A computed fold for a 97-nucleotide RNA from a Rhodospirillaceae bacterium, annotated as Glycine riboswitch aptamer. The prediction has a mean pLDDT of 78. It matches the Rfam family "Glycine riboswitch aptamer". Rfam links the family to the GO term glycine biosynthetic process. Lineage of the source: Bacteria > Pseudomonadota > Alphaproteobacteria > Rhodospirillales > Rhodospirillaceae.
RNA sequence: AUGAUCCCCAUGGGAGAGACCGGCCCAUCCGUGGGGUCGGCGCCGAAGGAGCAACCGCCUCCGGAAACUCUCAGGCACCCAGGACCGUGGGGGGACG
Numbered sequence: 001a002u003g004a005u006c007c008c009c010a011u012g013g014g015a016g017a018g019a020c021c022g023g024c025c026c027a028u029c030c031g032u033g034g035g036g037u038c039g040g041c042g043c044c045g046a047a048g049g050a051g052c053a054a055c056c057g058c059c060u061c062c063g064g065a066a067a068c069u070c071u072c073a074g075g076c077a078c079c080c081a082g083g084a085c086c087g088u089g090g091g092g093g094g095a096c097g
Base pairs, nucleotide, nucleotide: 002097006092007091008090009089010088011087012086013085018041020040021039022038023037024036025035026034042076043075044074048072049070050069051068055064056063057062
């Protein structure tokens, strides 16, 4: 000098599942579309969380461990919000050679 894993910021992309049923409240052009909330049943998984597995580690014990599994949480017309993960740019950092 080059510069990886990793961390932060910005930005682009980013799925799934009942416009279900009932009650209450608000609004109302008084038709009931709409919004909110509670309960019920049904469903989704890609915030988070938990469990185990291949595998890894001082591999007896034990520990770590997924986009798998469970759905506690969260979510289920469009929009909004959230969103694992991926791309790009910038910053930090500094491994191997």